[in-house]
RNA sequence: AGAGUUUGAUCCUGGCUCAGGAUUAACGCUGGCGGCAUGCCUAAUACAUGCAAGUCGAACGGGAUGCUUAUGCAUCUAGUGGCGAACGGGUGAGUAACACGUAUCUAAUUUACCUAUUUGUGGGGGAUAACUGUUAGAAAUGACAGCUAAUACCGCAUAUGUAAUUCUUAGGCAUCUAAGAAUUAUAAAAGGUUCGUUUGAAUCGCAAAUAGAUAAGGAUGCGCCGCAUUAGUUAGUUGGUAAGGUAACGGCUUACCAAGACGAUGAUGCGUAGCCGACCUGAGAGGGUGAACGGCCACACUGGGACUGAGACACGGCCCAGACUCCUACGGGAGGCAGCAGUAGGGAAUUUUUCACAAUGGACGAAAGUCUGAUGAAGCAAUGCCGCGUGACUGAUGAAGGUCUUCGGAUUGUAAAAGUCUGUUGUAAGGGAAGAAAAGUUAGAAGAGGAAAUGCUUUUAAUUUGACUGUACCUUGCCAGAAAGCCACGGCAAACUAUGUGCCAGCGGCCGCGGUAAUACAUAGGUGGCAAGCGUUAUCCGGAAUUAUUGGGCGUAAAGGGUGCCUAGGUGGUUUUAUAAGUCUAAGGUUAAAGGCUGGAGCUUAACUCCAGUUUGCCUUGGAAACUAUAUAACUAGAGUAUAGAAGAGGUUAGUGGAAUUCCAUGUGUAGCGGUGAAAUGCGUAGAUAUAUGGAGGAACACCAGUGGCGAAGGCGACUAACUGGUCUAUCACUGACACUAAAGCACGAAAGCGUGGGGAGCAAAUAGGAUUAGAUACCCUAGUAGUCCACGCCGUAAACGAUGCUCGUUAGUUGGUGGCAGAGUCACUAGCGCAGUUAACACGUUAAACGAGCCGCCUGAGUAGUAUGCUCGCAAGAGUGAAACUUAAAGGAAUUGACGGGGACCCGCACAAGCGGUGGAUCAUGUGGUUUAAUUCGAAGCAACGCGAAGAACCUUACCCACUCUUGACAUCCUUGGCAAUGCUAUAGAGAUAUAGCGGAGGUUAACCAAGUGACAGGUGGUGCAUGGCUGUCGUCAGCUCGUGUCGUGAGAUGUUAGGUUAAGUCCUGUAACGAGCGCAACCCUCAUCCUUAGUUACUAACAUUUAGUUGAGCACUCUAGGGAGACCGCCGGGGUAACCCGGAGGAAGGCGAGGACGACGUCAGGUCAUCAUGCCUCUUACGAGUGGGGCGACACACGUGCUACAAUGGCAAGUACAAAGAGAAGCAAUACGGUGACGUGGAGCAAAACUGGAAAACUUGUCUCAGUUCGGAUUGAAGUCUGCAACUCGACUUCAUGAAGUCGGAAUCGCUAGUAAUCGUAGGUCAGACAUACUACGGUGAAUACGUUCUCGGGUCUUGUACACACCGCCCGUCACACCAUGGGAGUUGGUAAUACCCAAAGUCGGUAGAUUAACUUCGGAGAUCGCCGCCUAAGGUAGGACCGAUGACUGGGGUGAAGUCGUAACAAGGUAUCCCUACGGGAACGUGGGGCUGGAUCACCUCCUU
Repeated sequence: AGAGUUUGAUCCUGGCUCAGGAUUAACGCUGGCGGCAUGCCUAAUACAUGCAAGUCGAACGGGAUGCUUAUGCAUCUAGUGGCGAACGGGUGAGUAACACGUAUCUAAUUUACCUAUUUGUGGGGGAUAACUGUUAGAAAUGACAGCUAAUACCGCAUAUGUAAUUCUUAGGCAUCUAAGAAUUAUAAAAGGUUCGUUUGAAUCGCAAAUAGAUAAGGAUGCGCCGCAUUAGUUAGUUGGUAAGGUAACGGCUUACCAAGACGAUGAUGCGUAGCCGACCUGAGAGGGUGAACGGCCACACUGGGACUGAGACACGGCCCAGACUCCUACGGGAGGCAGCAGUAGGGAAUUUUUCACAAUGGACGAAAGUCUGAUGAAGCAAUGCCGCGUGACUGAUGAAGGUCUUCGGAUUGUAAAAGUCUGUUGUAAGGGAAGAAAAGUUAGAAGAGGAAAUGCUUUUAAUUUGACUGUACCUUGCCAGAAAGCCACGGCAAACUAUGUGCCAGCGGCCGCGGUAAUACAUAGGUGGCAAGCGUUAUCCGGAAUUAUUGGGCGUAAAGGGUGCCUAGGUGGUUUUAUAAGUCUAAGGUUAAAGGCUGGAGCUUAACUCCAGUUUGCCUUGGAAACUAUAUAACUAGAGUAUAGAAGAGGUUAGUGGAAUUCCAUGUGUAGCGGUGAAAUGCGUAGAUAUAUGGAGGAACACCAGUGGCGAAGGCGACUAACUGGUCUAUCACUGACACUAAAGCACGAAAGCGUGGGGAGCAAAUAGGAUUAGAUACCCUAGUAGUCCACGCCGUAAACGAUGCUCGUUAGUUGGUGGCAGAGUCACUAGCGCAGUUAACACGUUAAACGAGCCGCCUGAGUAGUAUGCUCGCAAGAGUGAAACUUAAAGGAAUUGACGGGGACCCGCACAAGCGGUGGAUCAUGUGGUUUAAUUCGAAGCAACGCGAAGAACCUUACCCACUCUUGACAUCCUUGGCAAUGCUAUAGAGAUAUAGCGGAGGUUAACCAAGUGACAGGUGGUGCAUGGCUGUCGUCAGCUCGUGUCGUGAGAUGUUAGGUUAAGUCCUGUAACGAGCGCAACCCUCAUCCUUAGUUACUAACAUUUAGUUGAGCACUCUAGGGAGACCGCCGGGGUAACCCGGAGGAAGGCGAGGACGACGUCAGGUCAUCAUGCCUCUUACGAGUGGGGCGACACACGUGCUACAAUGGCAAGUACAAAGAGAAGCAAUACGGUGACGUGGAGCAAAACUGGAAAACUUGUCUCAGUUCGGAUUGAAGUCUGCAACUCGACUUCAUGAAGUCGGAAUCGCUAGUAAUCGUAGGUCAGACAUACUACGGUGAAUACGUUCUCGGGUCUUGUACACACCGCCCGUCACACCAUGGGAGUUGGUAAUACCCAAAGUCGGUAGAUUAACUUCGGAGAUCGCCGCCUAAGGUAGGACCGAUGACUGGGGUGAAGUCGUAACAAGGUAUCCCUACGGGAACGUGGGGCUGGAUCACCUCCUU
C1' cells in the first nucleotide's frame, strides 16, 4: 500500500467480497511445562447449607467457671450503655437526568471519629433492663407485679464563647460581611484506669467554641443517542407577595395576585442506554465499546414510608401493601446470596460449598487482642498475554517403505538407521530463601517537664509471630529417554501431483468448481503457513474518499425543486475612528491515580511490576488590533429613482373581418359517390356525388413566418380600441449599501380530468359496424358520444427539458440574426464554429459543464417501490410526504470492435433480366427416408447428405443375421520342451471349418519352420470426430487478413486499410500522420493457339523412282513429335484524363488478364471422418476376438433426390459414303481366316507399343414411313441361348425370336449455361473374373441464341447509421395464467403489555388538628411537656370507566419475490415491422391499445438555414 467481481474487450460510476488488528468469547481437532492476568455478556430468575459486623469488663449492675491464704485473683459474658453497623463487598434493573464529565460558585450549607488552639468539667434528682415471682402462646414473642446500676435519663448553677434582634464604624459582590456596644437564649460524665501521696499528677473521656482536615448537600456555563411517519407542550404550570419547611437556596409546600413559561438552534412524546478515566481500531480526523482496574451515580424480592443517627429514607435495620417460599397445634408466625463459596434453571458459554488473618487495610478497644469470604494465597479452565521445551553435531549404499514416472529415474531426504555429545525440562535424592519489622513482649539507656511516681519522646539488647510452603531457588545422579499438532495448497494468496467420483456425492469468503483425463469434491503422497496451539463462527474498527470537516458529487451514471415573490436564517462594496466578542500571543490554575508515550530500574528474559518526565480540554489574568464583528462618521463603482426615446404573437376586456368545413333551402343534372394495398360497411333513383345561388352556426386564424420576437415558467400568432406588466438604449440629475440567496409561507402553473350553467361546425377516447389476421378487444376504413369552445370554481401534475437552481466577478477569437445609438464589433439579446481549460467519454467552451465567491434544493448499489402504513390536501380521480421485511452481485453511463436491421449509399457475381436446354408428369436405373425383416452392417443430413464413402455386395469383399467350431488364439514379440521338420498328396466322416488314418518327403540344420506348454500379451470395422493428429468440405478464387515503427486516444482501439478516381483485384494513381512490410491478388508453373531453331524413328511425303498400299528406295522441305527459343508490353497512333487508366485505330496468329488448369490468405461452421490410417481414455477377453457354411446388405402400400430413354418427321428404319482426339494392353490387347442370325466359339499373325490391336457417331447421299399410341416409344413378360466364374436360385451381363406397358412435351415450383460455351454426337479409361456403368473421370466431332440494364430475388464486398445483440436476430426480452416455497400489507375480530386521565377505596407513615385516655423527673402546683386514642391533608397497592400507543394472533384477501425446459401471446431493443417515451382519461385475457397535450433520450429522405476550409 491494495486486490477480486458487471464487458467480446475498454474507461467510468457503483455496490458486494477479501487480505490487517482486536475480543470477559464459544465450537471442532489436538495438547508438555512455567510466570502474569482473566473467568454468568443469557434469567435484576429462584435459592438448600455454611460463613460474610462486630467490639469494649479501663462505662454499668448481675451471673457463671477455675484457683485460693477465705477474701481475694483470673477467665467468660446474657442484659444496660458507648462506638461501629451509612465503610468495605455486589450488581447495572431503572435513569436521556445537573445522572455523568469538565469548569466555576456556595456571602445559601452541614460534617461523628482525627489535628491544633482556648475555656470549663460545680451541685442535685427520678427511673429502668438484667434478675425474681405470677402468667398468655405450639412457636415467634410477650403481659403484670417487685428489686437494682451507670460515661443511660432529667432539672439547676456557671458563659469575655455561640445564636437571634437593634445600633455605630469600616469594607464588599445585590441579598450582605467584619469589628464594637446593648438585650435575650443556650453546656457538661465532680466519670473510668494508673501513680504517688495529699488534696495532687498523668492518661482516656465529657461540654462549649474557633480554625483545619476529611466527607457530604446545593446552584450554574458548556458537553452528553435515535426518530418530525412525535409539532405543539405546560395550572404549581412561569413570575411576584406573604407564610411554612430545610443543614441550606428554591413553587420545596401553602394562600393570594398576574398570565405567563418552553418550542424547527427541535419543546413534548416514543424507543434505546448507567456516565467517565479509559479500551479496540485508524496516518490522522474520526468510528465502535464502557469486561477486568479506578472515580461518580443508581439499586438491594416488587411498591410505599418514615425512625435512629454526624451521616440512611439504610443489601446481611424497622413499619405497611403485593407476589413467592417455608413452619404451624390453623389461632398465627418466619424469609429475602445483584456479599464469598455453592445449587437448580436459562444458555453456545464462565471456576472450589479450599487455606489464612502471616502481610496490606478496616471496626472496636488504653492495650493485649477479637472480628474481617475486604484482602493475601492456593485449586479448576490453553480463556488470553509472555517465556521455555519436544534435542544437538556428524552421517550417502542418497537404505528400506511410501508416492510419482517419459520406466531412465525423481521425491520424501541428512530425513532415518548408525556414531559422538548435551541434560533445559523430566525423574530421584539432598540443601533451602525473601516476603518480618517502623509491630508486640521482656530488660535496659538517654532527654524534657515535674515535689515525686506512673507516664511521654528518643534509643539499645534479647525474644515471639509465615496461610502460601519444604514453595521459589541451588547442588548431585540417571536416560534422547516421557512431550506436535492444526489449517491450507484454482485466482485474490505462500504452497501440486496421483487415484476415486462423474452436475452425483460434495465444496464455496467473492469470482465460481463438479456432466469420464477435476492442481477447486474425497483420499494419499508432497508442499506452504502458524505452532501448544491451529482453524471456524460471532462482533467492532480498518481498508471504505462507500456520509467526503480533513476528503465526494448532481447535462447523459443516483441526484437541480415546474416557475416566481418573500419572512426567518446565511452571506455581504470603499474609507475614518473607537471597542475587543471571535482571532493571535504570554503567564497562571486545573486536567485524580492507574493506563498510553519517552527515558531508566527490578524479577535469569519477556509478559508483569516500579521510578521520572509528558499528556490537544476548561477557567483566570495581561497584551496585540491586520481580518471578521459591534458602534460611529462619511463615500459612490453594487442596487434603485428621474428625464428623453425604442421594439415586441407579454397580459386582460370589448368589438370587427374574410377563406374553408358542415348543415338547411332552391335551381341544373344523372348513376353512381365514397373509401383502400385491395375491399367492404356507409351514402345514393325518396335523385346522392358534382355544380350554382342564398342562408345558418361554431371553431380556428393560410400566406407573412425566420435556430425571428415577447414572457419567471406554463405559454403567446387575423384586425381595431381601451386598460396594464416587464425589458433595452442614451443622459449621468438624485438616494447612498437600500444588496444576494432563500427553509417555512404565498402566488402562478400545458394537456387530460372534476363541478354548475351555456355552446356544439369540424375533430374525436368510449362504442358500433366493415376489413386484415391463426386470433385482432389493434394498426386501415365508415359512423360516432363524452371531450375539445365560453363563464365561474376545483385539480397541481408532464421527457413541466438546455434532462444544466439563482446571483456576482475573472478568462483568446471569429461569423450571422434582432433592438437601440450622431458615430465607434459601443450596449442588450439570440444562434454557429472554436483557443486555453474542464470532462469517464460524449461533449461544454464569455449564454461554461472553465477559474473563483455566496445561498438554496437534492443524491448514496439494484429490485421490492414512488408501493404499504400514518398524516396533510382534494368533490372525486388522485397529489404531497414516504419505509421495511425479503431477494440479489450486479444494475448503470460513455465510448470500441464485431454481428444484425422488414436502415441508407456504392459495387460485384448466370444473382435477376434477355435467351437456349432441362428437372418437376411417364417407364426404367441408382441413392435416401420410411416400413418390413433373423439380418435388411455402418457412416453422410439445408446450401456444404441423398449415381455420397462404394474407381464397381453372386462366394470373397462383409463390418450384419442363423448354425457349427477354436481359446496364448487367424496375426506380433519373449520363455521352456520336443520334432523322422515344414510344405505336399491320398482316403474316410462332415455343409464346411475340422477331425482321423495313411503316403511321401533323407535335406537343411538349430538359421528358419512346426507341435505342445506356460504367462506376459495378442485381437476388437466396440464407444467417444464434443479428448485428438492427419486429410477434407464450405463461405470463396470472394478481395480480403495482418504486422513493425510512428502518430492520435486515459483506454478498448484508431490511423495505415479511410477519401476522390480506376481495376477482375487492398490493381494502380492522386490526396492524406503516416511510412514501410507480410500472407492473399497478379506474375513465376502446366496445357492450348503463331513463328523460328535443333532432332528426324516407329511419325510425314513436296520433288525423283517404286508399290494394291509412304509399300520400298530416297528426303527432312511440309505435317507431326518433343527439347530450346521468339512473341503481347496499352509497346505504336489519335482522343479524354493531374495521374492511374479509359475509348477508338493500325499492325499482328493472338489485344487490353489471349483461352483453360494447377494454385484456396487470416479465419468460420466444436462442419465431416476413431469404418482409410494413426492415436488418448473407456470398454470386451472360452468373447464385442478368430474360423467355416448358408443367408442378408438386392425386401416394398409409399415419399424425395440424381439420372437414362422417350413421347417423334430438325424424326424412325434401310442402304451407301467421310472425317477425330485421347487413352489401354502380357493371367493382357488380339488381326486375317473359319463356324454361328447373333451374343460368341475355334484358332492365334502381330504387339510390353508414334511400330501390333480396335469399322467413331452425329453429319452427308439415296430410299421408305406421312402424324397414328404409329415402322414413335421401348418397359414388362415368355422361350431359346452365349460368356465369366468352385458356383449366376435368392442375385450377373449379353444375344436371338416373340411380347409391345406408360408416355402425345409435363401444375405449383425449380436447375444449368455468356463461345468453341449451351445443346447434340459418339470414343476411351479406372475399378474389374464377370457385372447390374444409364454412374464417374477424360477425349474429340457438329455447333447456336441472348445480355436493354441493375428496379426487384439470392449471395458477397466496402463505407455509413441504429442497437437493450456478443452463444452475436435461430439474438434479446415483456405481462397475464397454472404449480411450489418465502417474507409482507389489509382484515370481522381475539389476546397481551405500557404510560397517562377521571372517579371510588385507602395500609403504614410524617405533618396538622383535637371535646377523649394516660403520665416518674420540671413547676410559680394553675399547669407545661410527653405518650396513646380520634379526626383531617397527602398517599403505595387495589377497583371502576372510556380512550391512546405498542406487540402477538386471525377465516379470508391484496400485491411482491424466488423457483425446472409449463400455458397464452409477442409489448420493447433495428424505422423491432403502427418510432419510442412522459402526464392524463377511457377500454381490453395479457403484454397493451386509443384519444388529448408534451419530449427526442427517433431511423430514413427531402427542403430550409448556418458554419469551416
Predicted 3D model of a 1509-nucleotide RNA (small-subunit ribosomal RNA) from an uncultured bacterium.
The sequence is in RNAcentral, with records from ENA and SILVA.
It matches the Rfam family "Bacterial small subunit ribosomal RNA".